[in-house]
Context: one part of a larger RNA
């Protein structure tokens, strides 16, 4: 390379948008580029392949023939392409409903925590396996009142819901966005995917400015221990929070790329429609359980496929060395992206 694969064996990009590219619904006309057929030219000889023959065989030698490719020409028109016309089922828009912890930015609330002041009150509190460090007669812990600050939102709460992913939860206002359903009014293939590219992207981290209650890397002390640079305890800085800017990684997981079509059932549930008796049955879009066929090495998957097919992208090719070195690109840095080889088993 061919081929085979990517839930768990190596392998799905963290997610979206999207140029180029690849692929693309139904009907019809035209063209004849692809495609197919006939004929012609060319494809030197030798070699190779096939058939036959000659040296006793073979190597070797001789004879014959062919594929394929390219060019030209004449035709064919099913399919693909180009051009033209039309269609409505794909896609989008419209109208009317509806749903949600979707996003951004304000306002408000109570509980808890810590701190402050005052009151009550007195000898302990705290912590642990047991202790000690620590706090406390300068009055702690406990308890009551008032006040302050910051952060997070008990119950509801769910196999729930929303979002492309990351993620999103007290109440409420404003603004923004989205899905779904019904109608079938409009456009008329406007679609799918997407290398590069652009944007978003948990936590930790970085810069500047705020904030700082709690918790708490580092650090200090107390224990434990043979030791204990830990696990446990008492403290505690960065951080944790907010704004702006950077960073760009995660077991970024469903370890399962996106899209479309098709393929027994059953049960629960969220949102519509329809129907109605509070119905049942039905229908569209989601979220779960169990399973037929089928698939799978098995575990299992099974209309939310890992089934049956098609299109496009990404990725894999023994373990270690190594996601390392070097180079390049990005970054303030930390580091990220790309990404080997020697050697070894």
């Nucleotide at each position: 390379u061919u081929g085979g694969g990517u839930u768990u064996a190596a392998a799905g990009g963290g997610u979206g948008c999207g140029c180029a590219g690849g692929c693309g619904g139904c009907u019809u006309g035209u063209u004849a580029a692809g495609u197919c057929a006939g004929c012609g030219g060319u494809c030197a000889a030798a070699u190779c392949g096939c058939g036959g023959g000659g040296c006793u065989c073979a190597a070797c030698c001789c004879c014959g023939c062919u594929c394929c490719g390219c060019c030209g020409u004449u035709g064919a028109u099913a399919c693909u392409g180009g051009c033209g016309a039309g269609c409505u089922u794909g896609a989008u828009u419209g109208u009317g409903g509806u749903c949600g912890a979707g996003g951004u930015u304000g306002g408000c609330g109570g509980a808890a925590u810590u701190c402050g002041u005052c009151g009550u009150g007195u000898a302990g509190c705290g912590g642990u396996g047991a202790a000690a460090u620590g706090c406390a007669u300068a009055g702690a812990u406990a308890u009551g009142a008032c006040g302050a600050a910051g952060a997070a939102c008990c119950c509801c709460g769910a196999u729930u819901g929303c979002g492309u992913a990351g993620g999103c939860a007290g109440c409420u206002g404003a603004c923004c966005a989205g899905g779904c359903c019904a109608c079938a009014a409009a456009u008329g293939a406007c679609g799918c995917u997407c290398a590069g590219g652009c944007a978003c992207g948990a936590a930790a981290g970085u810069g500047c400015g705020g904030g700082g209650a709690u918790c708490g890397a580092a650090c200090a002390g107390g224990a434990u221990u043979a030791g204990a640079u830990a696990c446990c305890c008492u403290g505690g800085u960065a951080g944790u929070c907010c704004g702006c800017a950077c960073a760009g990684u995660a077991a970024a997981c469903g370890a399962u790329g996106a899209a479309u079509a098709c393929u027994c059932g059953u049960u629960u549930u969220g949102g519509g429609c329809g129907a109605u008796a509070g119905a049942a049955u039905g229908u569209c879009c989601g979220a779960g359980g169990c399973a037929a066929a089928g698939c799978g090495a098995a575990a299992g998957c099974g209309a939310u496929a890992a089934g049956u097919a098609u299109u496009c992208c990404a990725c894999c090719u023994g373990g270690g060395g190594a996601g390392u070195a070097c180079g390049c690109c990005g970054g303030c840095a930390a580091c990220g992206g790309u990404g080997a080889a020697a050697c070894u088993c």
Molecule: small-subunit ribosomal RNA, central domain
Organism: uncultured bacterium